[in-house]
Context: one part of a larger RNA
């Protein structure tokens, strides 16, 4: 000297891009953060046909049912670990999506919702009765697939819409792609004032489990396994691309962005599922809080905004899906606190600008003096020129390919007024650029370090001056 998610202490015009709970993984009021398809069902409405049964259009969107809710979003508390990294392996699964073949045939039983009822303060429960489906089940068929040496056995499927061509599906099998599981070498901080640790422990056979290898489990055999190249134990800490600092080896560091992993009040468990042992799911335990009619219930901001607390210390309870991208759907399109945007803060870079030109051997005022004069100082003031800002009027966008603009009447243009709206901090003894004078008198004070102050202080205070940075300048933390 550099640097920062910064604090504060003075000061403050503008704009453009970034960043913005480093603390209490403390509690949370309130509103929004995940739904969508009627081209998978049946149903209510409406309105038509029709004596009716019932058909047709149109609407709703509880409900059944399918995807999707495992993405995206937050946080870093555990984790010193195959948890990241980084090179490889082999016993492995994958919805949606591509290719490629082959099938898609026939029956049946039930249920929500709805209709009667009843218990409940509530949450919510129950009884009975009707009906659908791409729900569910039951025979067929079975190339491929699976189990067997073989022979043989075993196992599927759903329909929708469309005058119709045809679209969308649905099942098996192979094969990709992206993805996910496991397993292995190296690499990963501090302590030895932690020196011995280990019994499912090391291995092995049977057996069970897992998509799948394995002590992953479980019986039985064997006694093994790890350690001073640091086992076990403490401590402390998400790792990493990367950031910072440095000539460089190095050091110190992981916020924002991006990529793993972890984690959703705490503890535990499994369901469902292609995937979860699951942030806005489900059960159980516990803690705290809400409700209650005292029998009972409901809840989880480490989403996005706000609240409380803590803390020097960190922002709108905003607009809009118009743009990327996400779910769902033939589509129109619905949803989206992702995401774009806007606000808020000198919190950071990075650019602007507070005017220019001229103007006195030099106003006035101030300070200083050797009283002569120096200095503030071309600064002023005057004369003149410009208008970035600024203000007010007109026009007005990229971003959007047919269509759709929140931003936004934003940015840019134009024109018009007018030097007009705009400078401060921190320093001056050395180290380090910048002195004089009064006051004070070892006191008030100052201080990074040496040090200053005790009657002529360039080191306290004040004023002139004058240096350094400049919409900032200074202080404290850390780091190199």
């Nucleotide at each position: 000297g550099g640097a920062u998610g910064a604090a504060c202490g003075c000061u403050g015009g503008c704009g453009g891009c970034a960043u913005g709970c480093c603390u209490a993984a403390c509690a949370c009021a309130u509103g929004c953060a995940a739904g969508u398809c009627g081209a998978a069902c049946g149903a209510g409405c409406u309105g038509g046909a029709g004596c009716a049964a019932u058909c047709c259009a149109g609407u709703u969107a509880a409900g059944u049912g399918g995807c999707g809710a495992a993405c995206g979003g937050g946080u870093g508390a555990g984790u010193a670990a195959c948890g990241c990294g980084u090179a490889g392996g082999a016993a492995u699964c994958u919805g949606c999506c591509c290719c490629a073949a082959a099938c898609u045939g026939g029956g049946a039983a039930a249920u929500a919702c709805c209709c009667a009822g009843c218990c409940g303060a509530a949450a919510g429960g129950u009884u009975g009765g009707c009906u659908a489906a791409u729900g569910u089940c039951c025979c067929a068929u079975a190339g491929u697939c699976c189990c067997g040496c073989a022979a043989g056995g075993g196992u599927a499927a759903a329909g929708g819409c469309g005058u119709a061509a045809g679209c969308c599906g649905g099942u098996u099998u192979g094969g990709g792609a992206g993805g996910a599981g496991c397993c292995u070498g190296c690499g990963u901080c501090c302590u030895a004032u932690c020196a011995g640790c280990u019994u499912g422990u090391u291995g092995g056979u049977g057996g069970g489990g897992u998509a799948a290898u394995g002590g992953c489990c479980u019986a039985c055999c064997a006694a093994g396994g790890c350690u001073c190249u640091g086992a076990c134990g403490g401590g402390u800490a998400g790792c990493u691309g990367g950031u910072c600092u440095g000539a460089g080896a190095g050091g110190a560091u992981g916020g924002u962005c991006a990529g793993c992993c972890a984690c959703a009040a705490u503890g535990c468990a499994a369901c469902u599922g292609a995937g979860a042992c699951a942030c806005g799911g489900u059960g159980c335990a516990u803690a705290c809080a809400c409700c209650u009619a005292c029998g009972g219930g409901u809840g989880g901001c480490a989403g996005c905004a706000g609240u409380u607390g803590g803390g020097a210390a960190u922002u709108g309870u905003u607009c809009a899906c118009a743009a990327u991208g996400g779910g769902c759907g033939a589509a129109a399109g619905c949803c989206u606190g992702a995401u774009g945007a806007c606000g808020c803060a000198a919190u950071g870079c990075c650019g602007c600008g507070u005017g220019g030109a001229g103007g006195a051997a030099g106003a006035a005022g101030g300070c200083c003096u050797u009283c002569g004069g120096g200095u503030u100082g071309u600064a002023a003031a005057c004369u003149u020129c410009u208008u970035u800002u600024a203000u007010u009027a007109g026009g007005g966008a990229c971003g959007a390919u047919u269509a759709u603009g929140a931003c936004g009447g934003u940015a840019c243009c134009u024109a018009a007024u007018g030097a007009a709206u705009a400078a401060g901090g921190g320093c001056c003894u050395g180290c380090u650029a910048a002195c004089u004078a009064c006051g004070u008198g070892c006191c008030a004070g100052c201080a990074g370090c040496c040090g200053c102050g005790g009657u002529a202080a360039u080191a306290c205070g004040u004023a002139g001056g004058g240096c350094c940075c400049g919409a900032g300048c200074g202080u404290u933390a850390u780091c190199c």

Small-subunit ribosomal RNA, 5' domain from an uncultured bacterium, 480 nucleotides, folded computationally. The RNAcentral record of the full RNA draws on ENA and SILVA. It matches the Rfam family "Bacterial small subunit ribosomal RNA".